[in-house]
Context: one part of a larger RNA
């Protein structure tokens, strides 16, 4: 050095295990949506909590010292004393329990937290009443005692040159508010990153955020609007107009309206003039008391302030009062008196409306509906044994599979049952049902409004003032100061009043149109914390919510806050008596089961990785 053999080690391959938890299958949970219902809870103490509460009770759930419950009414009809695997000891129940729905009672302590305090769930009080305590001290139970606002009542200042008082402060009574809640809505305050390929005007954007407020919606709303010489006729929402007209370091970008088509559809009330009446102040012996005549009264009358009732609400202007003209159901009453006239009020009659505005509070009946339920076809169900209860020498642990034959169907949606069942169970189609509470519709009762004034002509008066407008400075309008109208605000100035005033995109004229400076108003629209039904070319446990499971938990952080992992035995626990090894863990038998390599570290059980055996190579 070559060859052969062998052992350990190594490599490749195979088989069988361990390990691990992928994959497949499954779903109690999610996601998205459609339709409907509902849209609030709270000082009568909420939301949310703390602590208790079971015969034995750790957690969850329920409940609150009456404590997994108490009472009543209704449903239901045989079992029950909640869940987490139980058990022991006891009970309840056809005099109807458990359970489900409606109503009620109780409801510790904290929390708006409200007697005072406070480091929430604790501490300390005052007043009235009850009980224990011999009086007392003390204890205990019960009702009250926060603040702010409004209304009513009582009491009642200081100050003064004018205004300013039955005012402020105080006390009593009554009512309300406060806090929470997912989004939607309105109002106030109001960014920046960004875009402009830098950046300042501009944009983002009146967005995010913060504050206030309301409702089931909110806001807006009944023309001082548009339009264009034709006309329309409150508001809101959608489609178009239209990315047009415009605005714009004419950059980036922003971005209408008129008009048309749809959804929906509803209109009203005050202020003022004027009349009456109550209160206060001033004037003050006659101006007055509806008219005529006569009498009578006169703190009457007149003026100012203020409350109440009537009246009145519009833009071809409307209204008030007076005069004139035309038309007009009945009865009663009234004024200082009598007669007559004119007038006012009430009742009847007539008409109309109604609980969201237009004015406002309710009751009853019926029907429908919500909050429990009930019936419901067709191969019958249950029970101890036997027999029939579709059939079968089908397969199987199990029939719902296979074969053969029937039936129902206004029901062949879905779920369950040992596998794949219209006819086995729950259901489904179709019907039925409420003592109690809620909602709606219609009707009746009821309530309210209008109806002796309306129309025309003339005259007087009224028709929203520190307003409109103007100046200046800001803001909103698609409109960045622009030719810049229109709207809103701060400051300064400041009208007219119907022969008046605003608008028609500077401004003027003509023309057209509309009445500001007070208020209310459903529906069509927005949203979904919560409830019900249903749907999915949505997910299927590293997915789908962060959470299918005792999750906003464990855990992290001083805190604001961050924030998991974790599903599956089996049809049924039948969850492995008994024996053996072992201290136990664990295992071997036995037994259960269709299966135990389904044995609780439990469906299937991939890969990495570890091992045992075998073959080959070295």
């Nucleotide at each position: 050095c070559a060859u052969g053999g062998u052992a350990a080690g190594g490599g490749c391959g195979g088989a069988c295990g361990g390990g691990g938890g992928a994959u497949c299958c499954c779903u109690u949970g999610g996601c998205a949506g459609u339709c409907g219902a509902g849209g609030g809870c709270g000082a009568u103490g909420a939301a949310g909590g703390g602590c208790g509460u079971g015969g034995c009770u750790a957690g969850c759930u329920g409940c609150g010292a009456u404590a997994a419950g108490c009472c009543c009414c209704g449903g239901g009809g045989a079992g029950c004393c909640g869940c987490u695997g139980a058990g022991c000891a006891g009970g309840c129940u056809g005099u109807g329990a458990u359970c489900c729905g409606g109503g009620g009672a109780u409801g510790c302590c904290c929390g708006a937290a409200u007697g005072g305090g406070g480091a929430a769930a604790c501490c300390c009080g005052c007043c009235g009443g009850g009980c224990c305590g011999u009086c007392g001290a003390g204890g205990u139970c019960u009702g009250g005692c926060a603040u702010c606002c409004a209304g009513g009542g009582c009491c009642g200042a200081a100050a003064u040159u004018c205004c300013g008082a039955g005012u402020a402060a105080g006390c009593c009574c009554u009512g309300g508010a406060g806090g929470c809640g997912a989004a939607c809505c309105c109002c106030g305050c109001g960014a920046a990153g960004u875009g402009a390929a830098a950046c300042a005007u501009c944009u983002c954007a009146g967005u995010a955020g913060c504050g206030g407020g309301a409702g089931g919606a909110g806001g807006a709303g009944a023309a001082a609007u548009c339009a264009a010489c034709c006309g329309a006729g409150a508001u809101u929402c959608c489609c178009c107009u239209a990315g047009u007209a415009g605005c714009g370091g004419c950059g980036a970008g922003c971005g209408a309206a008129c008009g048309g088509g749809g959804a929906g559809g509803a209109g009203c009330c005050c202020a003022a003039a004027c009349c009456g009446u109550g209160g206060g102040g001033g004037u003050g012996c006659a101006a007055g008391g509806c008219c005529a005549c006569a009498g009578c009264c006169g703190u009457u009358g007149c003026c100012c302030c203020u409350g109440c009732g009537g009246g009145g609400u519009u833009g071809u202007g409307g209204g008030a009062c007076g005069a004139c003209a035309a038309c007009g159901g009945a009865g009663g009453c009234c004024g200082c008196u009598g007669u007559g006239g004119a007038g006012g009020c009430c009742u009847c009659g007539g008409g109309g409306a109604g609980u969201u505005a237009c004015c406002a509070a309710g009751g009853c009946a019926u029907u429908c509906u919500c909050u429990a339920g009930c019936c419901g076809a067709a191969c019958a169900g249950c029970c101890a044994g036997c027999a029939a209860a579709g059939c079968c020498a089908c397969u199987g642990g199990a029939a719902a599979g296979g074969g053969c034959g029937a039936c129902c169907g206004a029901a062949g949606a879905g779920g369950g049952c040992g596998a794949a069942c219209g006819u086995c169970c729950c259901g489904u189609a179709g019907g039925c049902g409420a003592a109690a509470g809620g909602g709606a519709a219609c009707g009746c009762c009821c309530u309210c409004c209008c109806u002796g004034g309306u129309u025309g002509u003339c005259g007087u008066c009224c028709c929203g003032a520190g307003u409109a407008g103007c100046g200046u400075c800001g803001g909103a309008c698609a409109c960045g100061g622009g030719a810049a109208a229109u709207c809103c605000g701060g400051c300064g100035c400041g009208a007219a009043g119907c022969u008046g005033g605003g608008g028609g995109g500077a401004c003027c004229a003509c023309c057209c149109u509309c009445c500001a400076a007070g208020g209310c108003u459903a529906a069509a629209u927005a949203c979904c914390u919560c409830c019900g039904a249903c749907u999915g070319a949505c997910c299927g446990a590293u997915a789908g919510u962060g959470c299918a499971c005792c999750a906003g938990u464990a855990c992290c952080g001083c805190g604001a806050g961050g924030g998991a992992a974790a599903g599956g035995u089996g049809a049924a626990a039948a969850g492995a008596a008994c024996c053996c090894c072992g201290g136990g863990a664990g295992g071997g038998g036995a037994g259960u089961g269709a299966a135990a390599u389904a044995g609780a570290a439990c469906g299937u059980g991939a890969a990495a990785c570890c091992g045992u055996c075998c073959g080959c190579c070295u």
This is a predicted structure of a 618-nucleotide part of an RNA (large-subunit ribosomal RNA, domain I) from a Candidatus Bipolaricaulota bacterium. Lineage of the source: Bacteria > Bacteria candidate phyla > Candidatus Bipolaricaulota. It was read from a public genome assembly. It matches the Rfam family "Bacterial large subunit ribosomal RNA". Rfam links the family to the GO terms structural constituent of ribosome and ribosome. Its mean pLDDT, the model's own confidence on a scale to 100, is 81.